[in-house]
RNA sequence: UGCUCAUCCAGAGGGACUGAGGGAACGGCCCGAUGAAGUCCCGGCAACCGCCACGAACUCCCCGUCGCCGACGCGACGGACGUGGAGACGGUGCCAAAUCCGACCCGCCGCGAAGGACGCGCCGGGGCAGAUGAGAA
Numbered sequence: 001u002g003c004u005c006a007u008c009c010a011g012a013g014g015g016a017c018u019g020a021g022g023g024a025a026c027g028g029c030c031c032g033a034u035g036a037a038g039u040c041c042c043g044g045c046a047a048c049c050g051c052c053a054c055g056a057a058c059u060c061c062c063c064g065u066c067g068c069c070g071a072c073g074c075g076a077c078g079g080a081c082g083u084g085g086a087g088a089c090g091g092u093g094c095c096a097a098a099u100c101c102g103a104c105c106c107g108c109c110g111c112g113a114a115g116g117a118c119g120c121g122c123c124g125g126g127g128c129a130g131a132u133g134a135g136a137a
Base pairs, nucleotide, nucleotide: 001137003135004134005133006132007131008130013042014041015040016039017038021031022030023029026102027101028100043095044094045093047092048091049090051085052084053083054082055081062079063078064077065076066075067074068073099129104126105125106124107123109121110120111119112118
C1' cells in the first nucleotide's frame, strides 16, 4: 500500500509548551483567543484480539487430535462459534457532536393548485467513502 472479514446511535479529559486553525475529502452544520492543530506529561474508556468461566438457553453445526472398535457411532480434550465476566502493567485502539449530518439508489408519509410526473422535507432500508480491529499477502 492494496485484499478479506467484523464493528461503527455505548464509553472516556486535565495540565504544560505553543498560537490559528480543526471536524478525511465536497456541501452543510458545528468546534476554536474562555485557546484549534501539533508535541510532551498525567489521567481515563473498554470496541477488537488476548485472558477466565460456561455451552445451561436460542438454532444448530463445523474442524483437529486421542480413546472405545477395524467401520458406523459414541465420548474426552482442543479449536471455531456463541453467551457472560475480570483487568487495563498483555497487543492495538480511542477520549465534542451517531462515522456530526448529507451526498448515490429504493420505499413510506407530509407539503407544493398535487392524481401521475417533478421538487422539497421527515423517517426507514441499502450502497459509496472512511475509521478501528483481526487475518492473510
Notes:
Predicted 3D model of a 137-nucleotide RNA (SAM riboswitch aptamer (S box leader)) from Nocardioides sp. BGMRC 2183. It was read from a public genome assembly, where an Rfam model found it. The source organism's lineage runs through Bacteria, Bacillati, Actinomycetota, Propionibacteriales and Nocardioides. Its mean pLDDT, the model's own confidence on a scale to 100, is 78. Of the family's consensus pairs, 94% are formed in the model.